The RNA shown here (SAM riboswitch aptamer (S box leader)) has 89 nucleotides and comes from an uncultured Acidimicrobiia bacterium.
Order: sequence, then structure tokens, then C1' cells
RNA sequence: GGUUCAUCCAGAGCGGCUGAGGCACAGGCCCGGAGACGCCGCGGCAACCCGCUAUGAAAAGCAAGGUGCCACCGCCUGAUCGAUGACCA
Repeated sequence: GGUUCAUCCAGAGCGGCUGAGGCACAGGCCCGGAGACGCCGCGGCAACCCGCUAUGAAAAGCAAGGUGCCACCGCCUGAUCGAUGACCA
């Protein structure tokens, strides 16, 4: 990066650093010097891939590993929208 597939309803916070806007985009809502957003550490959630248990095969279960996620939260509406995983290149 993609004329591919699946999901986006649920879940999960403390500490440190920083210091002004931020939540992808537009409008609205919302979060924010009682420190948001971001970064780091630890902790956790989840179960896409892998692994293990189980099975005729599945479903199901576990959670060591690869990702992901843990403010408001795909907030609402919109768009040829976005995000994550798997696969492909």
C1' cells in the first nucleotide's frame, strides 16, 4: 500500500515526565492548569494470530509469546471516512 476477510455493544488504571490545547477529518457534544492530549514505567483488559488442553472435526477453555486496547469514546451526524487484527504485495 490493498476492488481481500473479520471486528469496532462489553472490558481494563496507578505512578512519573511534560505543560495547552485535545478527542483522525467537518460541525455539534465532550475532556482540559483540580494538568487534558502525549511520552515512559508498572499493572490490567481482551482473545485477532501463535501456542497449549480438548475433539473424529469443531465448539469451548487457558493466556506463556506476537499485536491491540485501558480520558470523553468508532459519543452524535456526515463522508470516496477511520481504527485494529489476519492475509497478500
The sequence was found by an Rfam model in a public genome assembly. Its mean pLDDT, the model's own confidence on a scale to 100, is 81.